[in-house]
RNA sequence: UAAGUGGGACGGAUGGUCGCGCGGGAAAUCCCGUGAGGAAAGUCCGGGCUUCACAGGGCAGGAUGCCGGAUAACGUCCGGUGGAGGCGACUCCAAGGCUAGUGCAACAGAAAUAUACAGCCGCGCAAGCGGUAAUGGUGGAAAGGCGGUGUAAGAGACCACCGCCCGGCUGGUAACAGCCGGGGCUCUGUAAACCCCAUCCGAAGCAAGACCAAAAAGAAGACAACAGGCUUGCCCGGUCUGUCUUCAGGUAGGUCGCUUGAGCCUGCCGGUAACGGCUGGACCAGAUAGAUGAUCAUCCCGGCCGGCAUUGCCGGCUAUGACAUAACCCGGCUUAUAGUCCCGCUUAUGUA
Numbered sequence: 001u002a003a004g005u006g007g008g009a010c011g012g013a014u015g016g017u018c019g020c021g022c023g024g025g026a027a028a029u030c031c032c033g034u035g036a037g038g039a040a041a042g043u044c045c046g047g048g049c050u051u052c053a054c055a056g057g058g059c060a061g062g063a064u065g066c067c068g069g070a071u072a073a074c075g076u077c078c079g080g081u082g083g084a085g086g087c088g089a090c091u092c093c094a095a096g097g098c099u100a101g102u103g104c105a106a107c108a109g110a111a112a113u114a115u116a117c118a119g120c121c122g123c124g125c126a127a128g129c130g131g132u133a134a135u136g137g138u139g140g141a142a143a144g145g146c147g148g149u150g151u152a153a154g155a156g157a158c159c160a161c162c163g164c165c166c167g168g169c170u171g172g173u174a175a176c177a178g179c180c181g182g183g184g185c186u187c188u189g190u191a192a193a194c195c196c197c198a199u200c201c202g203a204a205g206c207a208a209g210a211c212c213a214a215a216a217a218g219a220a221g222a223c224a225a226c227a228g229g230c231u232u233g234c235c236c237g238g239u240c241u242g243u244c245u246u247c248a249g250g251u252a253g254g255u256c257g258c259u260u261g262a263g264c265c266u267g268c269c270g271g272u273a274a275c276g277g278c279u280g281g282a283c284c285a286g287a288u289a290g291a292u293g294a295u296c297a298u299c300c301c302g303g304c305c306g307g308c309a310u311u312g313c314c315g316g317c318u319a320u321g322a323c324a325u326a327a328c329c330c331g332g333c334u335u336a337u338a339g340u341c342c343c344g345c346u347u348a349u350g351u352a
Stems, first nucleotide, its partner, number of pairs: 001348010012299007020035006037323001041334002044332005049205004061201005066080005081095001082093004096196002101194002103190003117136002119132005144162002147159003163185001164183008209256004218247006227241005264281002267278004300321001302318007
C1' cells in the first nucleotide's frame, strides 16, 4: 500500500422565540427547574412485583440437551472440548440416544439390509450346475479402507497400517486427548420422523392489583298521623310506596401501584473472561388516550459550482441529516440503522 477479519464509540451542536407534560414557588394568566433510545421496536426467552390456585404424587403438554463456570434467572453470556469452512486472522454448529422399539428411504439398479446382472474360476461337447464377491455397472448409500499373503478364482480367510468396538494406563475438575493391549469387524442413513432418556416449567398479567367513592340494584333499624295500591264486598291484621340513619355495594371519577433501581457514573481490588466485591458521586420522563414539538440564526456533516492549487485551503449556491417515539421495572435475544470516528489482528507485496 492492497485485500480481509474481529470489536467499540458517536448518532448533528449552540442560542433565541412560541407551544406541550411533570415538579416546586401558599395562589397565579407569572417565574424557576426538568423532559426518550441504542435499539424506547418485535413482544421471542428469563426474573422481580401483583392477584388467583396449590397436602403429596402422577398423566398430558411445552422448553432445553458436549463440559465447566457466571447469574435473581435464562433458551443468555464467558472459557474450553469435538466437528465443519477458510492459507490465515477468524467464523459457524438444537453437538444426548437409531446395538430400546416403530416408521421412512423417490428414481435408477439384479439386489436397499438384502443380493448375484455382467464378469472371474472349476466341471461339462453343449444346455447348464457349482464356487466367488477382487473387477464393472446403478445409486446419496451395496456387508470397513488400502497394500500384501493366499487361492482354481476369490474372500478379514490371514497379516501390516488406518478406521470401528471393548478393556486398561497417563494427563485433565470435566467434555475429551494421548498411549498400550485385545476383538477380525458385528444392523447404511434419518430423531428440526414418531419415540426413549435426563433436567426445568402452576395460571394470568400494571387495562396486574390495592384503596376512597357521586350513581343504580340491595339489607337492617327508626319515624307522626294519615293517604294510596294489593290482599275477598266491609273491619282488624299483613304488605308495598315515603323520609332519615347505619351497613353492604361498587359505576362515573379520584388516589396509590409509578419510578431510588438485582439501576447509572468514577476509581481500586479479585478473576483468562463472563462477572463479583469495596470506596466515592449524581438523582436522571412518569403521561393515562397518552407531553417531549414548531420555527429562526450561526456552525458541523453531505451535494454542486468556481478560484488557488500536491494532500489541502478559500468563496458561492443548495437540500435536509439514518433507524425509530417511553407507558410497571429489570437481564437478554432478534431485527432496523444515513453518515463519521477509533482499536486489535491476518495475508500478500514493496522499502529500510

About this RNA: Bacterial RNase P class A, 352 nucleotides, folded computationally. Rfam family: Bacterial RNase P class A. By type it is a ribozyme. Model confidence (mean pLDDT): 76 of 100.